[in-house]
Context: one part of a larger RNA
RNA sequence: CUCUCUCUAAGGAACUCGACAAAAUAGCCCCGUAACUUCGGGAGAAGGGGUGCCUCUUCACAUCACAAAGGGGGUCGCAGUGACCAGGCCCGGACGACUGUUUACCAAAAACACAGGUCUCCGCAAAGUCGUAAGACCAUGUAUGGGGGCUGACGCCUGCCCAGUGCCAGAAGGUCAAGGAAGUUGGUGACCUGAUGACAGGGGAGCCGGCGACCGAAGCCCCGGUGAACGGCGGCCGUAACUAUAACGGUCCUAAGGUAGCGAAAUUCCUUGUCGGGUAAGUUCCGACCGGCACAAAAGGCGUAACGAUCUGGGCACUGUCUCGGAGAGAGGCUCG
Numbered sequence: 001c002u003c004u005c006u007c008u009a010a011g012g013a014a015c016u017c018g019a020c021a022a023a024a025u026a027g028c029c030c031c032g033u034a035a036c037u038u039c040g041g042g043a044g045a046a047g048g049g050g051u052g053c054c055u056c057u058u059c060a061c062a063u064c065a066c067a068a069a070g071g072g073g074g075u076c077g078c079a080g081u082g083a084c085c086a087g088g089c090c091c092g093g094a095c096g097a098c099u100g101u102u103u104a105c106c107a108a109a110a111a112c113a114c115a116g117g118u119c120u121c122c123g124c125a126a127a128g129u130c131g132u133a134a135g136a137c138c139a140u141g142u143a144u145g146g147g148g149g150c151u152g153a154c155g156c157c158u159g160c161c162c163a164g165u166g167c168c169a170g171a172a173g174g175u176c177a178a179g180g181a182a183g184u185u186g187g188u189g190a191c192c193u194g195a196u197g198a199c200a201g202g203g204g205a206g207c208c209g210g211c212g213a214c215c216g217a218a219g220c221c222c223c224g225g226u227g228a229a230c231g232g233c234g235g236c237c238g239u240a241a242c243u244a245u246a247a248c249g250g251u252c253c254u255a256a257g258g259u260a261g262c263g264a265a266a267u268u269c270c271u272u273g274u275c276g277g278g279u280a281a282g283u284u285c286c287g288a289c290c291g292g293c294a295c296a297a298a299a300g301g302c303g304u305a306a307c308g309a310u311c312u313g314g315g316c317a318c319u320g321u322c323u324c325g326g327a328g329a330g331a332g333g334c335u336c337g
Base pairs, nucleotide, nucleotide: 001332002331003330004329005328006327007326008325010323011322014321027051028050029049030048031047036041038153052075053074054073055072056071057070058069076080088316089315090314091313092312093311094310095308096307100112101111116151117150118149119148120147121146122145128137129136130135154303155302156301157300159233160232161231164230165229166226167225168224170222173221174220175219179215180214183211184210185209186208187207188206191202192201193200194199234252235251236250237249238248261295262292273289274288275287276286277285
């Protein structure tokens, strides 16, 4: 010097990103216990007091005995849950309701799940899934059931837009494939003609092709519906008897122009916004304001008791975290042997 411990005057978070670490609290009995609340909780809230040993004594029940509890007196120590073991607490905010689950080996969370909500598919040889198939799961289930999507207890709620995309429904019209097909056309062709072979022209049937009126489903076009389907939810100008602002008016565009609630927010760039609180001093925190760069209503909005090894701000207690170090024990290192 390193590690693991013990103690430390005065101060007590001044340390630090941050009380990280350490200290403190601690058992049992009694008293006492707030806001808030879903009336269960919160709660071991908080905050107090007691605690050893000896001796005497009490007892309800129908009785006896024991235990436990109580009462009186005494006594020792600095200290009586005498060691070990053994909650620190309070206040505010964010997120997630909760108990659970997760990155085996850097993340345990605000992520996942969840009960509840809602949409949608499915009538059973179900829908959906695996498999080429046979077959299997679903399910020896049957709509109070099963599959899929989104949301995520509970409370109050969940606004406007169906123009685009998707889905559902409609069947009159338009378009439309394979296939069929009246017809039409080409090749070949017995044979005929030119002139007797090579050659040229014509050509029945059959066969092989081309075109093809017309018939022809779904789909698409079309007509409607549908947002807890994918999604979307404006601009400019003017106006009130101080000023400022604009309840009001005009105009352009749109499918419709963001409603309630919340808001510098896990979202605010400008920004350490402005005001208030807390501090001597506060880019964090809390309460407000609202010009929301770029919140917003089941990719839910806003609240919410309880819960959380979550995140964040403050306080009490307590401390070697620190001012700022020091002393000691053990182990290692180092030096010498």
Large-subunit ribosomal RNA, domain IV from Capsicum annuum, 337 nucleotides, folded computationally. The organism belongs to Capsicum, within Eukaryota. Rfam family: Bacterial large subunit ribosomal RNA.